[in-house]
Context: one part of a larger RNA
RNA sequence: GAUGAACGCUGGCGGCAUGCUUAACACAUGCAAGUCGAACGAUGAAGCCGAAGCUUGCUUUGGUGGAUUAGUGGCGAACGGGUGAGUAACACGUGAGUAACCUGCCCCUGACUCUGGGAUAAGCCUGGGAAACUGGGUCUAAUACCGGAUAUGACUGCGGAACGCAUGUUUUGUGGUGGAAAGAUUUAUCGGUUGGGGAUGGACUCGCGGCCUAUCAGCUUGUUGGUGAGGUAAUGGCUCACCAAGGCGACGACGGGUAGCCGGCCUGAGAGGGUGACCGGCCACACUGGGACUGAGACACGGCCCAGACUCCUACGGGAGGCAGCAGUGGGGAAUAUUGCACAAUGGGCGAAAGCCUGAUGCAGCGACGCCGCGUGAGGGAUGACGGCCUUCGGGUUGUAAACCUCUUUCAGUAGGGAAGAAGCGAGAGUGACGGUACCUGCAGAAGCAGCGCCGGCUAACUACGUGCCAGCAGCCGCGGUAAUACGUAGGGCGCAAGCGUUAUCC
Numbered sequence: 001g002a003u004g005a006a007c008g009c010u011g012g013c014g015g016c017a018u019g020c021u022u023a024a025c026a027c028a029u030g031c032a033a034g035u036c037g038a039a040c041g042a043u044g045a046a047g048c049c050g051a052a053g054c055u056u057g058c059u060u061u062g063g064u065g066g067a068u069u070a071g072u073g074g075c076g077a078a079c080g081g082g083u084g085a086g087u088a089a090c091a092c093g094u095g096a097g098u099a100a101c102c103u104g105c106c107c108c109u110g111a112c113u114c115u116g117g118g119a120u121a122a123g124c125c126u127g128g129g130a131a132a133c134u135g136g137g138u139c140u141a142a143u144a145c146c147g148g149a150u151a152u153g154a155c156u157g158c159g160g161a162a163c164g165c166a167u168g169u170u171u172u173g174u175g176g177u178g179g180a181a182a183g184a185u186u187u188a189u190c191g192g193u194u195g196g197g198g199a200u201g202g203a204c205u206c207g208c209g210g211c212c213u214a215u216c217a218g219c220u221u222g223u224u225g226g227u228g229a230g231g232u233a234a235u236g237g238c239u240c241a242c243c244a245a246g247g248c249g250a251c252g253a254c255g256g257g258u259a260g261c262c263g264g265c266c267u268g269a270g271a272g273g274g275u276g277a278c279c280g281g282c283c284a285c286a287c288u289g290g291g292a293c294u295g296a297g298a299c300a301c302g303g304c305c306c307a308g309a310c311u312c313c314u315a316c317g318g319g320a321g322g323c324a325g326c327a328g329u330g331g332g333g334a335a336u337a338u339u340g341c342a343c344a345a346u347g348g349g350c351g352a353a354a355g356c357c358u359g360a361u362g363c364a365g366c367g368a369c370g371c372c373g374c375g376u377g378a379g380g381g382a383u384g385a386c387g388g389c390c391u392u393c394g395g396g397u398u399g400u401a402a403a404c405c406u407c408u409u410u411c412a413g414u415a416g417g418g419a420a421g422a423a424g425c426g427a428g429a430g431u432g433a434c435g436g437u438a439c440c441u442g443c444a445g446a447a448g449c450a451g452c453g454c455c456g457g458c459u460a461a462c463u464a465c466g467u468g469c470c471a472g473c474a475g476c477c478g479c480g481g482u483a484a485u486a487c488g489u490a491g492g493g494c495g496c497a498a499g500c501g502u503u504a505u506c507c
Stems, first nucleotide, its partner, number of pairs: 001506003005503005012374005018367002020332001025330003029327003034075003039072002042069001047064008082285003092209007101202002106198008114148004123138006154177010183190003211257003218248003223245008260282004264275004287308005310321004338364001340363003346360001347358004377407004387398004411448001413443005421434001424431002451496005456477003462491005472479002
């Protein structure tokens, strides 16, 4: 000098930041991922138009209308948010490679969108179960599912051309094989299928770089390489069969310990040392371990299955759960906040849109935890008042300090006015959580606001009394045993100041 700090004493205001470093301990409760009726069948409220009945303002009934949604279907849920347990590794950083790869939505561009079919949920009927849930019968729709046709492309056999970076890449001719599609609303679009290109995102490989330990010296059998096959989006012992016996290591293999990595941050003149909170990038994880499914994308925090530990419900047959999301609770700890408001803005998902959802986010609350700013008054005022303390008893000091006079009113208080942030959306009216906040104006009155540490040397700042190697102090040297500037108190002083000291850690 610094800190995500804590503790002690003290504490006026504001702005901006920041706040479980410990138990990746366990979690009550609420919320954190939905949306689309312009994909589909169904459901059909209000209102409107008729008809009938009469109690003359109600009932019944028929149309129209389309609010509302449980279900099928689509997209999203792989983003956003959290944590740092694991990991010494191509995990990360940096630089290359992919002639070994994938990429929903988006953009550009070419071609197409023909023709059929059978189901099923919801509904209705009926069972089982305490519940979670679930069985059977029957009816029905689609942009759900399955055939057929056509097709640039795909795979493959044969032939040719160009190029390169080794395997090869690009392109062309001909034959064979198996392949697409979906409609909706209203009149203009949005979709669907298949190619080519782009963008974005991802995957894999390699060079180099960054901890401690030799009181760890040898390690390795899918191990190292080859051939073939399987698998993958793709290369590859990734996996398997066979063959060979290799591969790594004192330039530290293997083992053990510790640890997420980086941009950065702290310190330092620099070199370096330390560190990885907040913010940003990457990685890993989601009660513990394992597994796959769906999908463009997961081996998936608020999905599924199995095993385990734990908790809860139960009619004992069986079920339910996962805060390292936001709040909040218990526990641990020296220690770390509200079960708040709003989608107004920014951004995200869905939707043609209106809009809905969004504990992302924007704000507010709490904490001097930090940084910065402001205030607790300003000028004058000597009989140097009173009081306190000291005294050589003369006085000195507190001290222009106070009183007193003249001013000012920041901040806080109170009253009145009062935003920008709104671009947008909506036919229009209108639409701001923050917030009656910031800010402006008026009012009153010096009025409401100072502490903490130190004073032997280092180190700025000294006397008196008490104590008497006691009580105590102390970062080091060291003070204290009867005149203690070192202990305790007082007066005075020094240093910082809404803070000041102490402790811990780093340079």
Description:
RNAcentral holds the full RNA, with entries from ENA, Greengenes and SILVA. This is a predicted structure of a 507-nucleotide part of an RNA (small-subunit ribosomal RNA, 5' domain) from an uncultured bacterium.